[in-house]
RNA sequence: GCUCGUGUAGCUCAGUUGGCUAGAGCAUUCGGCUUACAUCCGAAAGGUCCGAGGUUCGAGUCCUCGCACGAGCA
Numbered sequence: 001g002c003u004c005g006u007g008u009a010g011c012u013c014a015g016u017u018g019g020c021u022a023g024a025g026c027a028u029u030c031g032g033c034u035u036a037c038a039u040c041c042g043a044a045a046g047g048u049c050c051g052a053g054g055u056u057c058g059a060g061u062c063c064u065c066g067c068a069c070g071a072g073c074a
Base pairs, nucleotide, nucleotide: 001073002072003071004070005069006068007067010026011025012024013023019057028044029043030042031041032040050066051065052064053063054062
């Protein structure tokens, strides 16, 4: 330099052919349970989905350009 892939909660990830409120597990906080702790059960908080544009009635999802990371080739 070229090609491909990934980017969504603090971490690991899901998200269907674009469709109406963006989710799970772990972690955190609170409550229950316990003499107490852990386990277990319940709840809460936590996101403008990497950035900017475009298409569309509607974009995490499609398109373009960038950025970061990874893999392959040279």